[in-house]
């Protein structure tokens, strides 16, 4: 390893030859004195013949899973040019050839033909032997082919070349070293078994050829053999190796520079030449592909250095020298040499060096933050004041690297070597280095600041824009975005990406686990392989020790030296844990050999048991068929129908038939290997235990791979079928029920032979051995008879100690302590799935992945929540009761819709007669519509006035605007005071965000719970404590307890009320006394009521019964009041991001001639609807009218108003009294007596006319209230729902806040008359405690599961279409080497042509 334009990377030698195109020198000619020509003479040298070289040195990693490599052996089975030793030797003869020289095609590449010639080129003959071949002695070695020596004997065969200056250089042949190559074998070298069987030259042998040599390297003939679960064959991938990176090591990735080895050179194939190549810059064929052509034909091979174009994230100069190393030719000069050695370019790596050093504080400006008069921070940081000058710049000087070849000379000595002087050579380079000059000059920036991880602040943005390595930031106050001061860390860099080790003991040799987290194979024989009882006796193969070779160098490590220092380099040392080879030790495994008996079996006598197979035998039961009583209904359900039944069911008796399972006995038992086995009985088989010896003598134990059995469903063939009972059917529930539930019913369930081979085949716990406190049951044996006793063996169950273990839990039947063998696991999903292989009739099984995908699933445990889980227990929660709302009218709230606005909020319970305890104007926030631009109050400071204020006019809808009248006080005369204006400065928003907030308020709930401190228990979470047994209204109290205490909260203490007393009597009261106008009104009284301070009382104290007690009964005494005497006030830790920025306050945002403010007028009161919450009622328990009694708690001066007059009346005009125990303030329900008589009425009162009082500036939108009239719905309310347990419910009036008035039927209080029921907790609904289940923790309003559009971008399928790659058969067959080969050529050696066989490559074919 994609293709390449250009240039250059292998030449050299004239001391081998023939010669002379070019040069230069000489020499000779011509002559135009400076060219011309002749001459191989010289120097030298183009082509050419010849030698040596080109096989090195440079590159690349395609191929290659191999003796390629690494390592150690070997070749007695081998070659090796040049180099070095040594020995002999170099004689004679020949015939071409190129090149020049003539002729010739070709476009070119390139030749053809003819003459002639030379060599270290070629042929020949002679000599030779430790050289070849053949045959043969001896002596010794080696495991074995065999070697070795006596250079034993004999016989045949092969050689050389010259050149010279005569010194020599060369040539042939033998031996031997040295290099360097070649073969051959242990070991040792990737991934896949979803690759398990490969091979015919395959395995071996005899012979032959072949090689340098062994050998199926090759052929022929024999013979069938040989590799392979210790991984062949087949597929994938890949050059190996010193070494590098990490790692504490053991390992793990990787093979870039540098060394070694190995392969290849456009792709494939072939020999040639040569000591060596099947040869990068040689040849020949094929093929592809560039390129030249005159169309006939010919050229090429950068994975050499440079470059180029393509490809890609990405890699550089078409430099300089042979001066140093090094090669190759040469005898040498020397000439070649993109090797080498420099130089370029790239911060790519390592290494070293600067960018300044001191001083300098008003801690300067700017800038950025703040809790902002003012601090921090940038920060000695700058100016600014001194000092030095690395480097940069100029200028001068200026190297080591060189010593050698070689030349001169000397000297040992003789025409040459060898030492020594001296001369010659430098690309880098005027480079390294040195001086000298001037001057802080000429030189910092990346990245990050939520955690991990060093460093923190604002502003912009608003789940947007981004950000991110993992978590995860970003939805208005963002140290996670982006920017800004600032501040970390590196520094000529720094960050991101990529890939590797580590960290991870997360592949666990070192060093991991299978009960529930992944993971023990359903079992069990049983091969192979591991492993294995006691003693002895040999061996040494493992092991241990010692030596000897290797272990290349370079890298790492130590040391020491050179570059100014490092990096970098040199010297020596150490390492290289490996492999061989050799001598020793023998404890242990191994192996030998004998030996024992405890392990294992075996033998003999019992004994057990639902162990197995195959037979025969039985009873109850269900069906079913008869016969017979008998009669209308049977059977099923929560509850019905479908279903059987007058052709007689169901029930009941008796007889028969046929299949299938065996009640008691029966257990927490028995047996088996596991699935499994159950009436009795007989025959066969197995098997466990126990005794007692006695035989055998490690025969054991495990177990891949195999092989047997193996539930239940299910397959197949034939049989059989009473009951059951998939599927089907049909009734029913249900929204709907393809289910649960009923009636029926076929497979099937049973048998007998054959498949499947799988289960939560579970103890979710392989098997075999040995050890290791205790307690207590059960079953089968022994010990002399016993179910006594205490013993022992084997199985079987609880409970615990120590250990173990995440915890639950386990604990001699371990999951403790330890050997051995198998199996099996490595996040969840995709998946036990596809492919693929095998088994299977088939259902389907075993074997078993990847892509993608997510940050997690997962296991114990823990608190909570929640469960249509359980246990207890409470509440007006059911239940038992009254009474109501839901039907009507009306009030009133909302909600919708309207509207210019209908301001705004509140919205299950915990929003709706709520904020609002009081919207005609005001309020008022909201609309129309006209003003102002600063209004009010206040402060401070200034300024000028002397008014303000008040009357009053005009316009106007007012606000508002303009006008006209009036006009300051004292005063000590400085002034002061008051006023309003003015002017500054401090505004103002019911404008948003209650998810930024504070206070405040609802709910759960007046429910009894919520917690801490020590301590204890747990590896935590956490638990105890608060739980357990009673008991209460209560975590209220007892008693028990690893608890002991204590605190919020429960009661209690506080207020009202119900007895009593004492104390004080005014305005209250009036028993006795006296007065009276008959009214406690007066005298007077404190008794009494009553007011208001104090006290006392009640505490299960007390008595009876149970009860450890706590405490609970009880018509108990007592007591006004008995078990919390009634009510109130009082709300724990939470919980709902519950309400509320419109009560307030307050952070941020927003708006400033308006989203501030002021004024009219309107609106919040709208009206097809719809809820909710009330009033009035529908009437005789009533209505009316007459007469008549009985409270309590409030409030009154711009109040409450006796009482008189008007007036039908609201109320008017007068008018005492009282700031109130004094005075105002009619209670009504009832009681009498009348009347009405069940009707839309003498019930009901809406609605509407009319007329009027009152408040108020004003009652039109839109106000109460009186009188007259009018006389609506409505005759007890559907499904539903709501409140109340005793002075309540339910009825009955009275007061009172707010207010001019009032839509109040509303909210708050107040007394009057005054019931009914609670058997009970099974149910609804809410809360407690304890338990339990959990995959929920935003907790069940959770959590989850499955489908669905459209599209085709990814990924797969697909009818087709296309492309590459690999094997196999068939044909053809280049170039080549080998073999044949009478005719050509050669004297021959040969050669040319012809052929035969192998073969690249083409075709064909499934």
């Nucleotide at each position: 390893a994609c293709a390449c334009a250009u240039g250059c990377a292998a030449g050299u030698c004239g001391a081998a030859c023939g010669g002379u195109a070019a040069c230069a020198u000489g020499a000779g000619a011509g002559c135009u004195u400076g060219c011309u020509c002749u001459u191989g003479a010289u120097g030298a040298c183009g082509a050419g013949u010849g030698g040596c070289g080109c096989a090195c040195g440079g590159g690349u990693g395609c191929g290659u899973a191999a003796c390629g490599c690494g390592u150690a052996u070997g070749c007695a089975a081998u070659c090796u040019a040049c180099c070095u030793u040594u020995u002999a030797c170099u004689g004679g003869a020949g015939a071409a050839u190129a090149g020049c020289c003539c002729u010739u095609g070709g476009a070119a590449a390139c030749g053809a033909g003819g003459a002639a010639u030379a060599a270290u080129a070629c042929u020949c003959c002679a000599u030779a032997g430790u050289a070849u071949a053949a045959c043969u002695g001896a002596a010794u070695c080696g495991c074995a082919u065999g070697g070795u020596u006596c250079u034993g004997g004999u016989u045949a065969u092969u050689a050389a070349a010259g050149c010279u200056u005569c010194g020599g250089c060369g040539g042939u042949a033998a031996a031997a070293g040295a290099u360097g190559a070649g073969c051959a074998u242990g070991c040792g070298u990737c991934c896949c078994a979803u690759u398990a069987g490969u091979u015919a030259g395959u395995u071996g042998g005899u012979a032959a050829g072949g090689u340098a040599a062994c050998g199926g390297c090759u052929u022929a003939c024999c013979a069938a053999g040989a590799c392979u679960u210790c991984g062949a064959u087949g597929g994938g991938u890949a050059g190996g190796g010193g070494g590098c990176c990490u790692g504490a090591g053991a390992g793990g990735g990787u093979u870039a520079u540098c060394c070694c080895c190995c392969a290849c050179a456009c792709u494939g194939g072939u020999a040639c030449u040569g000591a060596g190549a099947c040869a990068c810059g040689g040849a020949c064929c094929a093929g592809a592909c560039u390129c030249c052509u005159a169309c006939g034909g010919g050229a090429g091979g950068c994975a050499g250095c440079a470059g180029u174009g393509a490809g890609g994230a990405a890699u550089a100069u078409u430099g300089g020298u042979c001066a140093a190393u090094g090669g190759a030719c040469g005898a040498a000069a020397g000439u070649c040499u993109g090797a080498a050695c420099c130089a370029g370019c790239c911060a790519u790596g390592c290494c070293g060096c600067g960018u300044g050093c001191a001083g300098g504080a008003u801690g300067a400006c700017u800038g950025c933050c703040c809790u902002a008069u003012g601090g921090g921070u940038u920060g000695u940081a700058a100016a600014c004041u001194g000092c030095u000058u690395u480097u940069a710049u100029a200028u001068a000087g200026g190297a080591a690297g060189a010593a050698a070849c070689c030349c001169u000379g000397a000297u040992a000595c003789g025409u040459g070597u060898a030492u020594c002087a001296g001369g010659c050579u430098g690309a880098c380079g005027g480079u390294a280095c040195u001086a000298u000059a001037a001057g802080a000059a000429u030189a910092a920036g990346g990245a990050c600041c939520g955690g991990c991880u060093a460093a923190c602040u604002c502003c912009g943005u608003g789940c947007c824009a981004g950000c991110a390595g993992c978590c995860g930031c970003g939805g208005u106050a963002a140290u996670a975005c982006g920017g800004a001061g600032g501040g970390u860390c590196c520094a000529a860099g720094c960050g991101u990406u990529a890939u590797c080790c580590g960290g991870a003991u997360u592949u666990a040799u070192u060093g991991g686990g299978u009960u529930u987290a992944a993971a023990g194979g359903g079992u069990a024989c049983g091969u192979a392989g591991g492993c294995g009882g006691a003693g002895u006796u040999u061996u040494a193969a493992g092991u241990c020790a010692g030596u000897a070779g290797u272990g290349a160098a370079a890298g790492c490590c130590c040391a020491u030296c050179g570059c100014u220092u490092a990096a970098c380099g040199a010297u020596g040392g150490a390492a290289c844990u490996g492999c061989u080879a050799u001598u020793g030790a023998u404890a242990c495994u191994g192996a030998u050999a004998c030996u024992c008996u405890u392990g294992a079996a075996u033998a003999u006598a019992g004994u057990u048991g639902a162990a197995g197979u195959g037979g025969g035998c039985g009873g109850a039961a269900u069906a079913c068929g008869g016969c017979a009583u008998g009669u209308g209904g049977c059977g099923g359900u929560g509850a019905a129908a479908u279903g059987c039944a007058u052709a007689g069911a169901u029930a009941u008796g008796c007889c028969g038939u046929g299949g299938a399972a065996c009640a008691c006995c029966a257990a927490u038992c028995g047996c088996g290997a596991a699935g499994g086995c159950a009436g009795c009985u007989c025959a066969c088989u197995a098997a466990g235990c126990u005794a007692u010896u006695a035989u055998u003598g490690a025969c054991g134990c495990u177990a891949a791979u195999g092989u047997a059995c193996g539930a239940a469903a299910g397959c197949g063939u034939g049989g059989g079928u009473a009951g059951c009972g998939a599927a089907c059917a049909g009734g029913a529930u249900u929204a709907g029920a393809u289910a649960c539930c009923c009636u029926g019913g076929u497979a099937g369930u049973c048998c007998a032979c054959g498949c499947c081979g799988u289960a939560a085949a579970c103890g979710a716990u392989g098997a075999u051995u040995a050890c290791u406190c205790g307690g207590u049951g059960c079953u089968g044996g022994c010990g002399a008879u016993a179910u006594a006793c205490a013993g022992u063996c084997a199985g079987u169950g609880c409970c615990u100690a120590a250990g173990c273990g995440a915890a639950a839990g386990u604990g001699a039947u371990a999951a403790g302590u330890a050997a051995u063998c198998c199996a099996c696991c490595u996040g969840g999903g995709g998946a036990g799935u596809a492919c693929g292989a095998u088994c299977g009739c088939a259902a389907g099984g075993u074997u078993g992945a990847a892509a993608c995908u997510c940050a997690a699933a997962g296991g114990a445990a823990u608190u909570g929540a929640c469960g249509g889980g359980g246990g207890c227990c409470c509440g007006c929660a059911c239940a038992a009761g009254c009474g109501g709302u839901g039907g009507a009218g009306c009030a009133u709230g909302u909600g919708g819709u309207u509207u210019a606005a209908u301001u705004c909020g509140a919205u299950g319970a915990u929003a709706c007669g709520c904020g609002a305890g009081g919207a005609a104007c005001c309020u008022u926030a909201c609309c129309u519509g006209g003003g102002c631009u600063u209004a009010a109050a206040u402060g401070u400071a200034g300024u000028a006035u002397g008014a303000c204020c008040g009357g009053u006019c005009u316009g106007g809808a007012a606000a508002c605007a303009g006008g006209c009248c009036u006009u300051c006080u004292c005063u000590u005369c400085g002034g002061a005071g008051c006023a309003g204006a003015u002017u500054a400065c401090a505004a103002g928003g019911u404008g948003c965000u209650g998810c930024a907030u504070g206070g405040u308020u609802g709910u759960c709930g007046u429910c009894a719970g919520c917690u801490c401190g020590u301590g204890c228990c747990g590896u935590g979470a956490g638990g105890u404590g608060u739980u357990a047994g009673g008991u209460u209204a209560a975590g209220u109290c007892c008693u028990a307890c690893a608890a002991c205490g204590a605190g919020c909260g429960c009661a209690a203490c506080c207020c009202c009320u119900a007895u009593u007393c004492u104390u004080a009597g005014u305005u209250g009261c009036c028993a006795g006394c006296g007065g009276u106008u008959c009214g406690g009104c007066c005298g007077g009284g404190g008794a009494c009521u009553c007011u208001a301070a104090g006290a006392a009382g009640a505490c299960u104290g007390c008595c009876a019964g149970c009860g450890c007690a706590a405490g609970c009964u009880g018509a108990g005494a007592g007591g006004a009041a008995g078990g919390u005497g009634g009510g109130g006030a009082u709300g724990a830790c939470g919980u709902c991001a519950a309400a509320u920025c419109a009560u307030c306050a307050c952070g941020g945002c927003c708006c400033u001639u308006a989203c501030g403010u002021c004024c009219u007028g309107g609106g919040c009161u709208a009206c097809a609807c719809a809820c909710g919450u009330g009033c009035u009622a529908c009437a005789a328990u009533g209505g009316u009218a007459g007469a008549g009694a009985c409270a309590g708690a409030g409030g009154g001066c711009a109040g409450c108003c006796a009482c008189c007059u008007g007036g039908u009346g609201a109320c008017a005009g007068g008018g005492a009294g009282c700031g109130a125990a004094u005075c105002c303030u009619u209670a009504a329900a009832c009681u009498c007596u009348a009347u009405c008589u069940c009707a839309g009425u003498u019930c009901g009162g809406a609605u509407c006319g009319a007329a009027g009082u009152c408040u108020g500036c004003a009652a039109c939108u839109c106000g109460a209230c009186u009188u007259c009239g009018u006389g609506a719905a409505g005759c007890u309310g559907g499904a539903a729902u709501c409140g109340c347990u005793a002075g309540u419910a339910a009825u009955c009036g009275c007061g009172c806040a707010u207010c001019a008035g009032c839509c109040a039927u509303g909210g708050c209080g107040c007394g009057g008359u005054g019931a009914a029921u609670a058997c009970g907790u099974u149910c609804c609904c809410g809360g407690g405690c304890c338990u339990u289940g959990u995959a929920c923790a935003c907790a069940c309003c959770g959590c989850c599961c499955g489908u669905c559009a459209a599209g085709c971008c990814a990924u797969g399928g697909a009818a087709g279409c296309u492309g590459g790659g690999g094997g196999u058969a068939c044909c053809u067959g280049a170039a080549g080497u080998c073999g044949g080969u009478a005719a050509c050529c050669g004297u021959a050696a040969g050669g040319a042509g012809c052929u035969g066989c192998c073969u690249a490559g083409g075709g064909u074919a499934a």
Model confidence (mean pLDDT): 82 of 100. A computed fold for a 1406-nucleotide RNA from uncultured Owenweeksia sp., annotated as small-subunit ribosomal RNA. Taxonomically the source falls in Owenweeksia (Bacteria, Bacteroidota, Flavobacteriia, Flavobacteriales). It matches the Rfam family "Bacterial small subunit ribosomal RNA". The sequence is in RNAcentral, with records from ENA and SILVA.